Source information
The RNA shown here (Bacterial RNase P class A) has 360 nucleotides and comes from a Candidatus Bipolaricaulota bacterium. Its mean pLDDT, the model's own confidence on a scale to 100, is 77. It matches the Rfam family "Bacterial RNase P class A". By type it is a ribozyme. The organism belongs to Candidatus Bipolaricaulota, within Bacteria.
[in-house]
Order: sequence, then structure tokens, then C1' cells
RNA sequence: GGAGAGGGCUGGGGGGCCGCGGGGGAUGACUGCCGCAAGGGCGACUUUGCGCGAUCUCCUCUGAGGAAAGUCCGGACUCCUCAGGGCAGACCACUGGGGAAAUCCCAGCGGGGGCGACCUCGGGAAAGUGCCACAGAGAAUAGACCGCCGAUGGCCUGCUGCAAGCGGGCACAGGUAAGGGUGAAACGGUGGUGUAAGAGACCACCAGCGGUCCGGGCGACCGGGCCGGCUCGGUAAACCCUGGUCGGAGCAAGGCCAAGUAGGAAGGCGCUUUAAGGACGGCCCGUCCAAGUCUUCGGGUAGGCCGCAUAGUUGAAUGACCCUCCUCGACAGAAUCCGGCUUACAGGCCCUCUCCUUCA
Repeated sequence: GGAGAGGGCUGGGGGGCCGCGGGGGAUGACUGCCGCAAGGGCGACUUUGCGCGAUCUCCUCUGAGGAAAGUCCGGACUCCUCAGGGCAGACCACUGGGGAAAUCCCAGCGGGGGCGACCUCGGGAAAGUGCCACAGAGAAUAGACCGCCGAUGGCCUGCUGCAAGCGGGCACAGGUAAGGGUGAAACGGUGGUGUAAGAGACCACCAGCGGUCCGGGCGACCGGGCCGGCUCGGUAAACCCUGGUCGGAGCAAGGCCAAGUAGGAAGGCGCUUUAAGGACGGCCCGUCCAAGUCUUCGGGUAGGCCGCAUAGUUGAAUGACCCUCCUCGACAGAAUCCGGCUUACAGGCCCUCUCCUUCA
């Protein structure tokens, strides 16, 4: 100097001016089917003062993000008869630690990728079933397209007229997974023995798997010895198996105030014999409620406050203009709150590390 890996920060700056939401304040203005007190009136009511609330004005403070997003996990919080048993279902899955918990974080282990920094994946495919495009003969009980062989059997033929025997030929039956070819993947690899040709058929070494023993590690796991020809492909984001977790609904939760609920119409099932129907997420059992209940149509109400936060709306604020500077500015905007993950993102800054090249 070039090419990369991991991590962190930032996300236009300054000024002026006009606005918007929220909090607080004012000896301000205005207002009220409000409250209290005093007065007036037989009474309906009314006058004054104080308080309170709304609105306006003024002052002051404050007002989006690293992801506010996707709503994918986990919780807080709230309500539902604390939610029993079985089946079904959903989710999770190497080890140790952290954490309220988590599809979270940290460290490690193993497989795969990269020269490397590093990245990525994670129960079981040796319980069973299914599937494996295209190509290919054959895709998992392997498989004969080319090739090789044709020992054995068959056919032709020579010695030889017959039989037997020996020999030559054919490639008909058949044998063969060495070699070629197809494919992402072809049923361990190399060498030898063997054979008609071949083949873990057998042998040596290597690789893997299983069993067993020893050593190391908290553990996942690692290293080594011995035995067994055991060689059993991939896919579990196919079914499935093993282990674990799971009551449901969600701020439109839920609470308070105000208003409405006119018992309108049709249909289903029931009316005391634990009975229709309903609740306990689905089904069955079980438990509880039950004289009415369910469905459809029609009608009524549909306002406010709290929940709710040092942004806090619900007709839903966070904006516009001007000046100036620079490297000319990306993705995008809260809606109960919090911890994570994922996704989007112009540019800039910083730290650590790797590989290559050059110079000293």
C1' cells in the first nucleotide's frame, strides 16, 4: 500500500422567526343547568362574594428511534369459577454459566466452509414408514447400458465313423460392480491373493462404525489399547421416536362515572327424571352453573375519567420558512410498559485482528 474479519459509536451543525402536543404558573380575560356562604322573595327563583372547572391570553419547562418497524420470542400488568385426568396439539432441543424468562447473552465442544482473522450448523436417519427432480440400466431388499468373462450348460467344428476324451469357435443361457458412462449422491479406499472374468470372497494398511478397557475434562467431548469385515447414502423446515415446557384471553385487557337496555319479530332445543343449554382453549371423561337458553332480524346507547409513564395522542402533537457552514444528510416515526431477536439503513469516526505485496 492492497484485500478482508470481528466489535463499538454516530445518524447534519449553528442562529432567527412562526406554529403544534403535554406539564407547571399568573393580581389576567371571559364563561358556567357547578359547589359553598350570606342576603332578597310565600314561591318558581334571584343578587353578591369565595371556590372549582372549561376556554382564551401571557410566562416557563419539555416533546420520537437505533431501529419507534416486523409483531417473531419472553415477561410485567389485567380479567376470566386457580384452569382435574386422558387423547390430540403447539413450542423447545450439544455442554457449562448468566438471566425474572426467552427462538436471549457469554464461554466452550463437535460437524461443515475459509490460506487465515473468522463464519455457519447442533437430540435421533443403526426403531419404523415415506420421498430422492433431471439424467441414468440402476437412487437403497442396489443395479447389467457399454465393457469384461463365458469356467458350467447349449450350438457349430477338428482329431474320428459312433461314444468318451482333448482342442478350436459362437456369444445362446448365464456370470461379473474391476473399467467406461449418468448424476448432487452409484452401496468404504489403496495394494495384493484369488478367479473364466470378478467381488471384503480372503489378506495387509488406511478411514469410518459398534463393543470393551485405560487416561484426561464439572461437562459436551478428547486421546490411546484390544476385539468385530460390521461398511448400515441423503432428507426429521416429511411423518415419526426420545426428553422437556405449556389454562385461556389480551390495554378494543380491565376499573369508575354518565347514558341506554322500549321485555319488538321469527325459528331451534328444553322446562325438574341432574334435565336442554352454557363455562372450564379442541375432543372424551369429570366438575360447576342452570329454567330458560341459542341463532337470525329489528331497536337503543356509543360520552368522559383512570389504567398511562420525566413524549403520552385518541379528529391522534413533534412541523414550516429564512440565513449560514460542511463531507450536502440514509432507513424511517411512538400508542400499556419492559427484556430480546429479526429486518431496513447514505455517509462518517474509533478499536482489535488476518492474509498478500513493497521498502528498511